A computed fold for a 74-nucleotide RNA from a Deltaproteobacteria bacterium, annotated as transfer RNA. The sequence is in RNAcentral, with records from ENA.
């Protein structure tokens, strides 16, 4: 340098044009002598910019970051 893949909540992952979800976590309430467990409630995210569209996390172009493979130099 080329090709392919990935980027969504504090972490691990879904979702794939029409209100963004789960588990764990965190906060709080119930329960308990207390803690844990259990149960309820809350918390919080689409890597950046442009385009297409009535509407973009999703499709297209560019960039950024990461991974794998290939090539070049030495």
């Nucleotide at each position: 340098g080329g090709u392919u893949c990935u980027g969504u909540a504090g972490c691990u992952c879904a979702g794939u044009g029409g209100c963004a979800g789960a588990g764990c976590g965190c906060a709080u309430g119930c329960c308990u002598u207390a803690u844990a467990a259990g149960c309820g409630u809350g918390u919080g995210a689409c890597c950046c910019a442009g385009g297409u569209u009535c509407g973009a996390u999703u499709c297209c172009c560019g960039g950024c970051a990461g991974a794998a493979c290939c090539a070049c130099c030495a």
Rfam family: tRNA. Its family is annotated with triplet codon-amino acid adaptor activity in the Gene Ontology.